[in-house]
Context: one part of a larger RNA
RNA sequence: UGACGGGGGCCCGCACAAGCGGUGGAGCAUGUGGUUUAAUUCGAGGCAACGCGAAGAACCUUACCAGCUCUUGACAUCCCUGGAACCCUAGCAGAGAUGCAUGGGGGUGCCGCAAGGAACCAGGAGACAGGUGCUGCAUGGCUGUCGUCAGCUCGUGUCGUGAGAUGUUGGGUUAAGUCCCGCAACGAGCGCAACCCUCGGCCUUAGUUGCCAUCAUUCAGUUGGGCACUCUAAGGCGACUGCCGGUGAUAAGCCGGAGGAAGGUGGGGACGACGUCAAGUCAUCAUGGCCCUUACGGGCUGGGCUACACACGUGCUACAAUGGCGGUGACAGUGGGCAGCUACACAGCAAUGUGAUGCUAAUCUCAAAAAGCCGCCUCAGUUCAGAUUGCUCUCUGCAACUCGAGAGCAUGAAGUCGGAAUCGCUAGUAAUCGCGGAUCAGCAUGCCGCGGUGAAUACGUUCCCGGGCCUUGUACA
Numbered sequence: 001u002g003a004c005g006g007g008g009g010c011c012c013g014c015a016c017a018a019g020c021g022g023u024g025g026a027g028c029a030u031g032u033g034g035u036u037u038a039a040u041u042c043g044a045g046g047c048a049a050c051g052c053g054a055a056g057a058a059c060c061u062u063a064c065c066a067g068c069u070c071u072u073g074a075c076a077u078c079c080c081u082g083g084a085a086c087c088c089u090a091g092c093a094g095a096g097a098u099g100c101a102u103g104g105g106g107g108u109g110c111c112g113c114a115a116g117g118a119a120c121c122a123g124g125a126g127a128c129a130g131g132u133g134c135u136g137c138a139u140g141g142c143u144g145u146c147g148u149c150a151g152c153u154c155g156u157g158u159c160g161u162g163a164g165a166u167g168u169u170g171g172g173u174u175a176a177g178u179c180c181c182g183c184a185a186c187g188a189g190c191g192c193a194a195c196c197c198u199c200g201g202c203c204u205u206a207g208u209u210g211c212c213a214u215c216a217u218u219c220a221g222u223u224g225g226g227c228a229c230u231c232u233a234a235g236g237c238g239a240c241u242g243c244c245g246g247u248g249a250u251a252a253g254c255c256g257g258a259g260g261a262a263g264g265u266g267g268g269g270a271c272g273a274c275g276u277c278a279a280g281u282c283a284u285c286a287u288g289g290c291c292c293u294u295a296c297g298g299g300c301u302g303g304g305c306u307a308c309a310c311a312c313g314u315g316c317u318a319c320a321a322u323g324g325c326g327g328u329g330a331c332a333g334u335g336g337g338c339a340g341c342u343a344c345a346c347a348g349c350a351a352u353g354u355g356a357u358g359c360u361a362a363u364c365u366c367a368a369a370a371a372g373c374c375g376c377c378u379c380a381g382u383u384c385a386g387a388u389u390g391c392u393c394u395c396u397g398c399a400a401c402u403c404g405a406g407a408g409c410a411u412g413a414a415g416u417c418g419g420a421a422u423c424g425c426u427a428g429u430a431a432u433c434g435c436g437g438a439u440c441a442g443c444a445u446g447c448c449g450c451g452g453u454g455a456a457u458a459c460g461u462u463c464c465c466g467g468g469c470c471u472u473g474u475a476c477a
Base pairs, nucleotide, nucleotide: 001477002476003474004473005472007471008470009469010468011467012466013465015461016460019425020424021423022422023421026317027316028315029314030313031312032311033310034308035307042053043052064303065302066301067300068299069298070297073128077127078126079124080123081122082121083120086106087105088104089103091100092099093098110117111116130292131291133290134289135288139286140285141281142280143279144277146275151190152189153188154187155186156185157166158165159164170181171180172179196269197268198267199266201237202236203235204234205233206232207231210227211226212225215224216223240263243257244256245255246254247253319418323377324376325375326374327373328372335366336365337364340359341358344355345354346353347352384415389410390409391408392407393406394405395404431453432452433451434450435449436448437447
């Protein structure tokens, strides 16, 4: 100087407390461990691994296994030989890759007078290619975490033999090393804050595909008309403790009030200091070293990643009446759409099919929002719950056996609110309700977004956890 203390002081955080809803019990989904397996590819491991990489494993993906098969190679550069490239077509063997084989037909381009060249294809020789093989403890880059915590440093000066100290400590204050005052310090940098995006008010500009107050018109903003309103999207104004009172040290600030759409950082986001964990990633990529080179490389078919006595994490659905079922002309917002979204009509109980129409979309469409309201059920393993299983179908796709999703009929399991323990949340939040998107042929209870309804509680900081500053002890570095 740090680190540590079941030392002290001050302070903060859904850290506790006060509340609300869960997890832990059940069934299922999903990830992991374990076990099994020819293989169940690999990585991630307290917080900070475990609905994680994976925003989508039937083939492909795919890295794994079995079998079949290739050896200058699926890919790059260089050399030699031949041929433009390319397009169409099809037999036999085989699971296919591939082989028979230089199959058959068409076709001749660009630069150049020509020789030849460029580009591409086939054959050949070797330099080489190739490796999701190892090392994240050789690395770059990227990322997690402490933590959006308020800290981390430097120059000059001063003090100390020196390590170092001072500044950065102290008195107040703040979300903040934020600001004020004091002070052997005076300044400065990286952080904080602000500048950026978005939501909330107003104004201006603009008026179609949007809107409709007035006038006419219609089944209908449908049409004429209009751009006032809503909205859209560009620019601006607006909030600064600016004003008033109190308090404070006359300061920084704090408390209350006015005005205001908004008040003291207005809500949310982006933004992550010096560093820590030899944290994670050699399987995104890049890369040193090591290793393989007729194989640890390449191609293909089939299988596996989907196994199942069990254990854990994360979720979904429930156990019901604040509910279930039936009926019903209430009201959103974000988004997506041409190999696409599909109105409408018809067929089907339905998934869906057939015909047909509009839309490259403020125009058409996905699209029905759901919780809401009305009626029945009357406390039961039920008109709760829906696992499991049987049968019949639909769709995608070369192909749903291993191993997809959906529909109908039948079946109707556990489950009556969950031990010890444990998680989230302070407001348009929790809870609850539906909707959209990425990935994607198909497949969502996951993920990322969107809006609807909309709470309870916070006395307080003794205690648990984590953190900041000062101080003290130390046999630790």
Small-subunit ribosomal RNA, 3' major domain from an uncultured bacterium, 477 nucleotides, folded computationally. The full RNA is in RNAcentral, with records from ENA and SILVA. The prediction has a mean pLDDT of 84.